[in-house]
Molecule: Glycine riboswitch aptamer
Organism: Planctomycetota bacterium
RNA sequence: CAGAUGGCGGCGGGAGAGAUCGAUGCGACAGGAUUGUCACCGUCGUUGUUCGGAUGACCGCGACAACAAUGGCGACGACAACCCUGUCACAUUGACACCGAAGGGGCAAGCGGGCUCGCGCCCGUGAAACUCUCAGGUCCGAGGACCGCCGCCGUCGC
Numbered sequence: 001c002a003g004a005u006g007g008c009g010g011c012g013g014g015a016g017a018g019a020u021c022g023a024u025g026c027g028a029c030a031g032g033a034u035u036g037u038c039a040c041c042g043u044c045g046u047u048g049u050u051c052g053g054a055u056g057a058c059c060g061c062g063a064c065a066a067c068a069a070u071g072g073c074g075a076c077g078a079c080a081a082c083c084c085u086g087u088c089a090c091a092u093u094g095a096c097a098c099c100g101a102a103g104g105g106g107c108a109a110g111c112g113g114g115c116u117c118g119c120g121c122c123c124g125u126g127a128a129a130c131u132c133u134c135a136g137g138u139c140c141g142a143g144g145a146c147c148g149c150c151g152c153c154g155u156c157g158c
Stems, first nucleotide, its partner, number of pairs: 001157001003156011018096001020095006027088006034081005041074010051060003097138003103134001104132003110125006
């Protein structure tokens, strides 16, 4: 020092295959039922005042009516709690179907060793994007072999 190569890091690109079915859990949304609270209206009842008498509490009449308070029932509305049903997403799990490019397993030629007269046989080593599908994955995201560029470190080479 142009270069080759290995490791690490940064940036960019980067495929495939069920948004499958079921169960459970949690969350959101929708509907229904029950209960409670509040508000409003109608109706019914009670008490008090308005009437009369009387010494206060009290008694009587009237309940015809008005006002106030309170209770029951009914209709409507809002809120809350709980339960049920349905839908969707997520997590876990079970089942079937699939993918291969994290990782992982397997093997050819060759090489080494042993056996054989020889053909060949046995053992070891031995690659992948091939193959297996353990792991992982099958909406998005994440991840992702590999490729490109940059930086750092090491080795080789000139």